[in-house]
RNA sequence: CGAGUUGACCAGACAAUCGCUGCUCGCUGAAUUUAUUUAGCGAGGGGAGGAAAGUCCGGGCUCCAAUGAGCAGGGUGCCAGGUAACGCCUGGGGGGCGCAAGCCCACGACAAGUGCAGCAGAGAGAAGACCGCCGAUGGUUACUUUUUCGAAAGUUUCACAGGUAAGGCUGAAAGGGUGCGGUAAGAGCGCACCGGAUUGCUGGUAACAGUAAUUGCAGGGUAAACUCCACCCGGAGCAAGACCAAAUAGGGUUUCAUUAGACGUGGCUCGCGUUGAAACCGGGUAGGUUGCUUGAGCCUUAAAGCGAUUUAAGGCCUAGACGAAUGAUUGUCCUCGACAAAACCCGGCUUAUCGGUCAACUCACUUA
Numbered sequence: 001c002g003a004g005u006u007g008a009c010c011a012g013a014c015a016a017u018c019g020c021u022g023c024u025c026g027c028u029g030a031a032u033u034u035a036u037u038u039a040g041c042g043a044g045g046g047g048a049g050g051a052a053a054g055u056c057c058g059g060g061c062u063c064c065a066a067u068g069a070g071c072a073g074g075g076u077g078c079c080a081g082g083u084a085a086c087g088c089c090u091g092g093g094g095g096g097c098g099c100a101a102g103c104c105c106a107c108g109a110c111a112a113g114u115g116c117a118g119c120a121g122a123g124a125g126a127a128g129a130c131c132g133c134c135g136a137u138g139g140u141u142a143c144u145u146u147u148u149c150g151a152a153a154g155u156u157u158c159a160c161a162g163g164u165a166a167g168g169c170u171g172a173a174a175g176g177g178u179g180c181g182g183u184a185a186g187a188g189c190g191c192a193c194c195g196g197a198u199u200g201c202u203g204g205u206a207a208c209a210g211u212a213a214u215u216g217c218a219g220g221g222u223a224a225a226c227u228c229c230a231c232c233c234g235g236a237g238c239a240a241g242a243c244c245a246a247a248u249a250g251g252g253u254u255u256c257a258u259u260a261g262a263c264g265u266g267g268c269u270c271g272c273g274u275u276g277a278a279a280c281c282g283g284g285u286a287g288g289u290u291g292c293u294u295g296a297g298c299c300u301u302a303a304a305g306c307g308a309u310u311u312a313a314g315g316c317c318u319a320g321a322c323g324a325a326u327g328a329u330u331g332u333c334c335u336c337g338a339c340a341a342a343a344c345c346c347g348g349c350u351u352a353u354c355g356g357u358c359a360a361c362u363c364a365c366u367u368a
Base pairs, nucleotide, nucleotide: 002363003362004361005360006359007358008357009356010355012333013332014331015330016329017328018327020047021046023044024043025042026041027040028039029038030037031036049339053350054349056348057347058346059345060344061237062236063235064234068270069269070268071267073233074232075231076230077229078092079091080090081089082088093107094105095104096103097102108228109227113226114225115222116221130168131167132164133163134162135160137159138158139157142155143154144153145152146151176194177193178192179191180190181189195217196215197214198213199212200211201210202209203208241290242289243288244287251281252280253279254278255277256276261275262274263273264272297316298315299314300313301312302311303310304309334337
């Protein structure tokens, strides 16, 4: 100086004017039986995000609702920790990518069973002989050698009993790989080294790693195919729910049932609880308060831990709207502003994204 990797922070800034909204305090009214509601003014302190998005997971909270079991169904899937919990996070193991820093993983089981892999190819899973290679036997031509001149042996070529899976073809994939020996030609047929399987030992909490011995030894791939195995799993949701007020038509019709039926917030069965349940038509009311923001909260320091995190001390209070509040104008500055608006709350994951700052690490080049 360049290219990268990982982690963290900010999210246009400042000033002025006018405006919106919530809380606290004070003042002035209005309605009004109480006690509440409401209007205005002044002062003070506040007022959208790192993803508020997706609604994908996990919970807190509320209700069913008072307690259980099983089946079906669903979710997760290496090991050990963290956490309220998780499908999340941290560390480790294994695999893959990258020169590396690092990044990614839907990572249990195919010898429990059933499937799937078009076409091609001989053959696609207890699968196979097309081209080849060898060849008993037989035939024919030619050649070579020997000859005791009868012939014998061998080579070439054809048919063919049989052998073979080393070489070739096809395919994404073809019964472990390389080499040597052996064979009529071949083949783990034998051997060596790798690989696999089994067993032992060592290290590790473990996943696993290393090592030694034995053994010719697998019938491949796929479970993000059905399945098997291990563990886990009620539902609905702030439009949950609670309270006050208002209102009517306590209406009409129909169905099922009452020693058993019906109903009870995922499905079915048993158990348990309650004692009727359901459908359609028609009519009336629907305003307000609460839930609603002090939280598994945030920040700093110290200790323990590789780390996620835990413990202790100190400090801080940070939007709660309800047809839904934070806007408009002007001026200056430079890093020229992207993606984008809370609606019960929190922990994650995923997606979108302009720029700026800081720290550590990796690689290449140059200089000393």
Model confidence (mean pLDDT): 78 of 100. Bacterial RNase P class A from an uncultured Alteromonadaceae bacterium, 368 nucleotides, folded computationally. It was read from a public genome assembly, where an Rfam model found it.